About this RNA:
A computed fold for a 74-nucleotide RNA from a Nanobdellota archaeon, annotated as transfer RNA. It matches the Rfam family "tRNA". It is annotated as a transfer RNA. The sequence is in RNAcentral, with records from ENA.

[in-house]
Parts: sequence; structure tokens; C1' cells
RNA sequence: GGGGCCGUAGUUUAGCUUGGGAGAAUGCUGGCUUCGGGAGCCAGUGGUCCGGGGUUCAAAUCCCCGCGGCCCCA
Repeated sequence: GGGGCCGUAGUUUAGCUUGGGAGAAUGCUGGCUUCGGGAGCCAGUGGUCCGGGGUUCAAAUCCCCGCGGCCCCA
């Protein structure tokens, strides 16, 4: 220098193909339980969907540019 894959909650990630309500687990906080803790159960909490632009009535999702990570070729 060329090509491919990936980026969503503190963490691991589903959803993208086929555009329309942002979800799960875990963590954290509170409660129940216990002499206390752990485990378990209940409730609550948390997202600029990597950044910018475009298309569209509407973008995590489609298109373009950029940034970061991993891999391959040279």
C1' cells in the first nucleotide's frame, strides 16, 4: 500500500440479511431472608447503537467518508 471481518448498557452480546416498540445475561442499588455474610427470590437502575454526512415520512439497520480493533496479502 491492497483486501476481509468487527464496533450496541460498566462487561459479554442479540437485533442489521427483510428500515418503524432498543432488548437479554451479568454488574450496580434497594428490599426479603440470615446473628452477619454468601447463595436464592423480588423490585429498581443503566445506551450520543464508534464519529460525521447522505437517502427516506422514518436509520442501530441502506449508501459514502473517517476513527479504532483483529486477520490475510504485499